[in-house]
């Protein structure tokens, strides 16, 4: 140094043939239950979707470059 796949909440993950408020979970915070914990129940907060830029009326979704990881070839 080539090419391939992928980076979305504190962790894991759908969503990637462009369109409503980005999905579930598990952690965490409230309440309810308990004498109390834990289990369960109900509810809340929490993402500039890896970074900068294009294309669109409109991007996690399409280009382009950079970063980072993991496999291949050299």
């Nucleotide at each position: 140094g080539g090419g391939u796949u992928g980076g979305u909440g504190a962790u894991c993950u759908a969503g990637u043939c462009g369109g409503u408020u980005a999905u579930g979970a598990u952690a965490c915070c409230u309440c309810c239950u308990u004498c109390a914990c834990a289990c369960g129940g109900a509810g809340g907060a929490a993402g500039u979707c890896g970074g900068c830029g294009g294309u669109u009326c409109g991007a996690a979704u399409c280009c382009g470059c950079c970063c980072c990881a993991a496999c291949c070839c050299a």